The prediction has a mean pLDDT of 77. This is a predicted complex of two RNAs, RNase P RNA and transfer RNA, with 468 nucleotides together.

RNA sequence: AGAGUGGGCCGGGUGAUCGCCGCGGGCCGUAAGGUCCGGGGAGGAAAGUCCGGACUCCAUGGGCAGUGUGCUGGUUAACGGCCAGCGAGGGUGACCUCAGGGAAAGUGCCACAGAAAAUACACCGCCGAAGUUCGGUCGUCGAAAGGCGGCCGCGCUGGCAAGGUUGAAAAGGUGCGGUAAGAGCGCACCGCCGGCCUGGUGACAGGACGGGCAGGGUAAACCCCACACGGAGCAAGGCCAAAUAGGGGGGCGUUCGAGGCUGGCCCGGCCGAAGCCCCCGGGUAGGUCGCUGGAUCCCACGGGUAACCGUGGGACUAGAGGAAUGAUCGCCGCCCGACGGGGUGAGAGCCCCGGCGGGGACAGGAUCCGGCUUACAGACCCGCUCUGCGG
RNA sequence: GCGCGCUUAGCUCAGUUGGAUAGAGCGCUGGCCUCCGGAGCCAAAGGUCGCAGGUUCGACUCCUGCAGCGCGCACCA
Numbered sequence: 001a002g003a004g005u006g007g008g009c010c011g012g013g014u015g016a017u018c019g020c021c022g023c024g025g026g027c028c029g030u031a032a033g034g035u036c037c038g039g040g041g042a043g044g045a046a047a048g049u050c051c052g053g054a055c056u057c058c059a060u061g062g063g064c065a066g067u068g069u070g071c072u073g074g075u076u077a078a079c080g081g082c083c084a085g086c087g088a089g090g091g092u093g094a095c096c097u098c099a100g101g102g103a104a105a106g107u108g109c110c111a112c113a114g115a116a117a118a119u120a121c122a123c124c125g126c127c128g129a130a131g132u133u134c135g136g137u138c139g140u141c142g143a144a145a146g147g148c149g150g151c152c153g154c155g156c157u158g159g160c161a162a163g164g165u166u167g168a169a170a171a172g173g174u175g176c177g178g179u180a181a182g183a184g185c186g187c188a189c190c191g192c193c194g195g196c197c198u199g200g201u202g203a204c205a206g207g208a209c210g211g212g213c214a215g216g217g218u219a220a221a222c223c224c225c226a227c228a229c230g231g232a233g234c235a236a237g238g239c240c241a242a243a244u245a246g247g248g249g250g251g252c253g254u255u256c257g258a259g260g261c262u263g264g265c266c267c268g269g270c271c272g273a274a275g276c277c278c279c280c281g282g283g284u285a286g287g288u289c290g291c292u293g294g295a296u297c298c299c300a301c302g303g304g305u306a307a308c309c310g311u312g313g314g315a316c317u318a319g320a321g322g323a324a325u326g327a328u329c330g331c332c333g334c335c336c337g338a339c340g341g342g343g344u345g346a347g348a349g350c351c352c353c354g355g356c357g358g359g360g361a362c363a364g365g366a367u368c369c370g371g372c373u374u375a376c377a378g379a380c381c382c383g384c385u386c387u388g389c390g391g
Numbered sequence: 392g393c394g395c396g397c398u399u400a401g402c403u404c405a406g407u408u409g410g411a412u413a414g415a416g417c418g419c420u421g422g423c424c425u426c427c428g429g430a431g432c433c434a435a436a437g438g439u440c441g442c443a444g445g446u447u448c449g450a451c452u453c454c455u456g457c458a459g460c461g462c463g464c465a466c467c468a
Stems, first nucleotide, its partner, number of pairs: 001387008010378001012332007020041002023038006043362001047373002050371005055233004061267004066229005071085005086100001087098004101224002106222002108218003123164002125160003130157003134153008172190006191213001192211003196207004237289004247280006259271003282467003296315008334359004339354006392464007401417004410448001420434004441457005
């Protein structure tokens, strides 16, 4: 210098004018309201609503069902988040990715191709050890029929699973021995399995020993195992006020008990002595509380590798309820473009100054927090890696 | 705000233990028929299965993240 990788931080500033929404105060007004002054008024994601909680109401006795998570240790109010580590895969490397428990508990599936897709099998092929005696041939015995023996073909019964073929995937791999041919059949190395020892909290790693191999993939298929989860949600819920047709239809039930107790089913429990549930229709859609100060943020010190925790100090007034935080102009700052001037250099180029033109994203609270994910013009900072050149 | 659901051809919809050529009706296009049109008959075209990533040998189907569209939820009697 080029290429790359990981992380952090910001996401315009200021002034004037005109507006918008709450709050406090003064004045005018019986009131409604008007006017003046002061002070406040979106984000890193306020978003998606994907997780986890706070809070509120209901339930709170058991079982089934359901949902979620899934290497290990930690962190936290909690989490599917975060931190640290382990293992596997990718990259020359910094580093990145992983829904990463169980496939010898069981069930299912593995199209096409292929011999065979999981109780292994035999299409091509290899062999002729064993049996048979089907054919040929030789020897021998016999008068002949035929018998006996050898060799060959490899017909039949058979042996084999090394090689070929298919596929995403083929029943441990390589080598040597062995054999009729072969084969973990035997051996060496690698892999695998088992218990043991050592280190580690653990995932796991290393070691020596034993075993000739136990047997494919799929659990983001059912399932099994472990752990966690009661349900609903601020339109939760409380209080006040206003209004009407407590009308019509359907179902169930009246002590043998309907129905209710807000996810479903079953049992149990409680309420329930006559009504209850659903649909259509009707009325009001106003006020107020909940409501914003908190597992809050910043700094310092201490503990911890870190996430995070502790102590001390300091800081922080959106809270509306269909929804306000906006517009115009000036100056400054940032980025881009073509110019002009200057510096440097052999040159390409780089740096500085000046005026001109242009650009400035994604997006906006609605009960509140902790995360994740997604969107985003541009700018800054830090760590590290690889390659090339120079010293 | 809170809670749910859907997306396959121009339109309306099928598509199940995941298996390769993704179908149907209507519509469109061409031909036949007719004097012409309709109806009828024949044929053909038309698909990033909303988008992206993952699991798997293999994804319309399973999982995750986005996008678009739609539905329900107040109180009283």
It holds a member of the Rfam family "Bacterial RNase P class A". From the family's description: Ribonuclease P (RNase P) is a ubiquitous endoribonuclease, found in archaea, bacteria and eukarya as well as chloroplasts and mitochondria. The family's RNA type in Rfam is ribozyme.